[in-house]
Molecule: Lysine riboswitch aptamer
Organism: Falsibacillus pallidus
RNA sequence: AGUGAUGAUAGAGGUGCAGACUUCAAGAGUAGUCAUUAAGAGGCGUAUGAGCGCUGAAGAAGGAUGAUGAAAGGGGAUGUCUGCCGAAGUGGGAAAGUACUCAUGGCUUUUUCGCUGGUUCUGCAUUGAACAAAUGCAGGAUUGUCAAGAUGGUCACAUCUUGGAGAGCUAUCUCACCA
Numbered sequence: 001a002g003u004g005a006u007g008a009u010a011g012a013g014g015u016g017c018a019g020a021c022u023u024c025a026a027g028a029g030u031a032g033u034c035a036u037u038a039a040g041a042g043g044c045g046u047a048u049g050a051g052c053g054c055u056g057a058a059g060a061a062g063g064a065u066g067a068u069g070a071a072a073g074g075g076g077a078u079g080u081c082u083g084c085c086g087a088a089g090u091g092g093g094a095a096a097g098u099a100c101u102c103a104u105g106g107c108u109u110u111u112u113c114g115c116u117g118g119u120u121c122u123g124c125a126u127u128g129a130a131c132a133a134a135u136g137c138a139g140g141a142u143u144g145u146c147a148a149g150a151u152g153g154u155c156a157c158a159u160c161u162u163g164g165a166g167a168g169c170u171a172u173c174u175c176a177c178c179a
Stems, first nucleotide, its partner, number of pairs: 002177004007173005014085001016084006022077003032068006042055004047104005088116011117143011145164008
C1' cells in the first nucleotide's frame, strides 16, 4: 500500500428532519348554555356491546325561533430557540398507562423486528370540519451519493447513460490479517 470490522470520531445532501415557544387563519356563528314554541319517552357517562351510576311527564332526545357563544387535534409563518443527518416516518409483535368497570377498538409512552436516501407533483385509499395537511400504495420530475460503461481532459476531474441503497457515502483514527 491492500483487505476486513453494523469499530471510534467528525462531516456532506437542503424548500433537509423533528420538537418547543410566539403569532395568524380556519375550526365557527359550529358545539355548548339560556329563553320561547311545538313535540311526547327516552337520554348522559369516549365508538360498539354489556354492566353500573346519574337524569327524565315537576317533560328526555331530536325540530324551529331568538340571545349568547368556545375549545382541541391538525395547518401557515414576521418567525425565534433547541436537538440532529434513520435526522424522521410507518407496519407487525410485546409491555405499561388512559377515559366509571369489562371486552373489542381508540389515544400516549417504552422496547423489538421489518420497510423508506432527500424534496416535490399526480392518481387512488384512510384519517380529518376541510378543497388544508398527514400516512400508505402506484407512477413521474428533481437532487445528493456510490458503482459500472462511454466520451473529453490540464489526468485533480467534468459530461452523459444505466443501476443500487443510509447497516449507505466522505475524511481521519483504532484493531486484526497480510506484503